[in-house]
RNA sequence: AACUAUUCUCAGGGCGGGGUGAAACUCCCCACCGGCGGUAAACUUCCCUACCGGGAGUGAGCCCGCGAGCGCCCAUCACAUGGUGGGGUCAGCAGAUCUGGUGCAAAACCAGAGCCGACGGUUACAGUCCGGAUGAAAGAGGAUAAGG
Numbered sequence: 001a002a003c004u005a006u007u008c009u010c011a012g013g014g015c016g017g018g019g020u021g022a023a024a025c026u027c028c029c030c031a032c033c034g035g036c037g038g039u040a041a042a043c044u045u046c047c048c049u050a051c052c053g054g055g056a057g058u059g060a061g062c063c064c065g066c067g068a069g070c071g072c073c074c075a076u077c078a079c080a081u082g083g084u085g086g087g088g089u090c091a092g093c094a095g096a097u098c099u100g101g102u103g104c105a106a107a108a109c110c111a112g113a114g115c116c117g118a119c120g121g122u123u124a125c126a127g128u129c130c131g132g133a134u135g136a137a138a139g140a141g142g143a144u145a146a147g148g
Stems, first nucleotide, its partner, number of pairs: 004145007016030004031128002033117002035066004042058003046055003061115002069093002071090001072087006097113005119131003
């Protein structure tokens, strides 16, 4: 150092213009946004090396996986379907990519064209508004401790 335990901090972006209408940031036209880990043939030029090369950093919304949410299950309160708390080895919902180029090789690079987005609410159907949420959390970083 790694591992283990405890603990602390951090951990999500986006409706601007026009149209219709009594009413739309919800519909239509044009826009805008992209959590976390992994993966990499690109990039950075920071470190090591005599060289070959190696390390480090950045690099995918739609490739693999994860998260919140819904559902489900359990407990409890209420008694009408609801409230509260708990559960992630709880089955389920949990989205979405093609074409061309380069190349030994592309799911990742370059170019182009597409596509996707929990639940509840709402004068009208919501990825972008309001709400649960000053929440939770994938995870990231730090501190402390013991042993070998």